[in-house]
RNA sequence: AUGAACCUGCUGGGAGAGGGCCUUGUUGAAAAAGGACGCCGAAGGAGCAAUCUCCCGGUUGUGGCGGCCGGGAGGGAAACUCUCAGGUAACAGCACCGGCAGGGGACG
Numbered sequence: 001a002u003g004a005a006c007c008u009g010c011u012g013g014g015a016g017a018g019g020g021c022c023u024u025g026u027u028g029a030a031a032a033a034g035g036a037c038g039c040c041g042a043a044g045g046a047g048c049a050a051u052c053u054c055c056c057g058g059u060u061g062u063g064g065c066g067g068c069c070g071g072g073a074g075g076g077a078a079a080c081u082c083u084c085a086g087g088u089a090a091c092a093g094c095a096c097c098g099g100c101a102g103g104g105g106a107c108g
Stems, first nucleotide, its partner, number of pairs: 006103008018037001021035004038088003044084001045082003051075009
């Protein structure tokens, strides 16, 4: 089920930070490429808190279970953090939100 989550395509919206400097390029410019410095977080990527699980040791009159304490390992979120990648006028891209279409087949 008159079709949830989720995926894809199209479409509307969509922030931030030098349209700086040097070199190449050119008749001269621009685009583009490279370099150095500065900056941004919302492609992607990476990190972890509470807490959960396991192991070891200690604790109780003794043993076991449980509880508590200490140590170690693994799992564990983001729009938080990092700034690898990417970006830093416009264009393009962009997490995320809405609409339409297709797939999908039940999240809550």
This is a predicted structure of a 108-nucleotide RNA (Glycine riboswitch aptamer) from a Bacillota bacterium.